This is a predicted structure of a 102-nucleotide RNA (Guanidine-I riboswitch aptamer) from uncultured Thiohalocapsa sp. The sequence was found by an Rfam model in a public genome assembly. It matches the Rfam family "Guanidine-I riboswitch aptamer". From the family's description: This family represents a conserved RNA structure found upstream of the ykkC and yxkD genes in Bacillus subtilis and related genes in other bacteria. Taxonomically the source falls in Thiohalocapsa (Bacteria, Pseudomonadota, Chromatiales, Chromatiaceae). Of the family's consensus pairs, 97% are formed in the model. Its mean pLDDT, the model's own confidence on a scale to 100, is 83.
RNA sequence: GCAAUGGGACGCUAGGGUUCCGGUCCGCGUGGCGGGCGUCUGGUCCGAGAGCAUCCGACCUCUUCCGAAGGGGUUACACGGCGGGACAAAAGCCCGGGAGAU
Numbered sequence: 001g002c003a004a005u006g007g008g009a010c011g012c013u014a015g016g017g018u019u020c021c022g023g024u025c026c027g028c029g030u031g032g033c034g035g036g037c038g039u040c041u042g043g044u045c046c047g048a049g050a051g052c053a054u055c056c057g058a059c060c061u062c063u064u065c066c067g068a069a070g071g072g073g074u075u076a077c078a079c080g081g082c083g084g085g086a087c088a089a090a091a092g093c094c095c096g097g098g099a100g101a102u
Stems, first nucleotide, its partner, number of pairs: 007056003011052002015046002020043002022040001023037006057075007077097001079100001083095003
């Protein structure tokens, strides 16, 4: 100087809306049923590249019975629209480490 890798999974949270549950209001044929409301705290649900944690992977190194296995280390940095998409719907989800900025 060039090339390659720079990754994956699960859980949680910030956040999100309203399919279901619950709540609330109205009506009815009132042990309940139907409808409205997410400008209803909530449960189910969705959920971070730039949030947290764990596990795996990758790279370097050491031990070693030389097959593997195990120990240690590294896995950095990261400002960001408008608009569009899906699911019931929305979002820090996906388009997207995008456009752009520095």